[in-house]
Molecule: c-di-AMP riboswitch aptamer (ydaO/yuaA leader)
Organism: Verrucomicrobiota bacterium
RNA sequence: GGCUUGUUGCAGCCUAAAUCCGGCUUCCUUCCUGAGACCGGAUGCGGGGGACCCAAAAUCCUCAAGACAGCUUGAGGACGGGGCGCAGGAGUUUCGGUAACGAAAUUCCAGGCCACUUUCAAGGCCCAGCCCGUCAGCUAACCUCGUCGGCAAUUGGAAGGGCGAUC
Numbered sequence: 001g002g003c004u005u006g007u008u009g010c011a012g013c014c015u016a017a018a019u020c021c022g023g024c025u026u027c028c029u030u031c032c033u034g035a036g037a038c039c040g041g042a043u044g045c046g047g048g049g050g051a052c053c054c055a056a057a058a059u060c061c062u063c064a065a066g067a068c069a070g071c072u073u074g075a076g077g078a079c080g081g082g083g084c085g086c087a088g089g090a091g092u093u094u095c096g097g098u099a100a101c102g103a104a105a106u107u108c109c110a111g112g113c114c115a116c117u118u119u120c121a122a123g124g125c126c127c128a129g130c131c132c133g134u135c136a137g138c139u140a141a142c143c144u145c146g147u148c149g150g151c152a153a154u155u156g157g158a159a160g161g162g163c164g165a166u167c
Base pairs, nucleotide, nucleotide: 006167007165008164009163010162012151013150014149018043019042020041021040022039023038025036026035027034044147045146046145047144048143049142054137059078060077061076062075063074064073065072066071080135081132082131083130084129088109089108090107091106092105093104094103095102096101111126112125113124114123116160117159118158119157120156121155122154
């Protein structure tokens, strides 16, 4: 000096949401430098649109007439469709409505998160919000957009890693 093993300390979280370069400007300062805001670019990460082929090709309620078996016609009413995201499905209750339906609450199933990663167990939390505007399935080439914001730390077992210190 190198390798291996053991002991031991450390590592912020959710989200795609970070890093670098340049410009301009503000603050501090003698200067250098540093930090922040804004603008532009690049990389990385994330989303949308967009061929062939493939896939798909709407429905319900009330009233009237006809038919006489669940159909046809007319009038009125209800419900478009899609995107980001874990935030989707079913049941029950209450309210509005003749009904189709709409709103709220609640229960179950599904989904997401809990500190290096995976997995098992226990425990806990969330299950929202926003957007497009009658229009978009998948989709190569191609086109285009975002890179915000919010928080403060669950426990145990097994396996596998990173950085460092000491023996």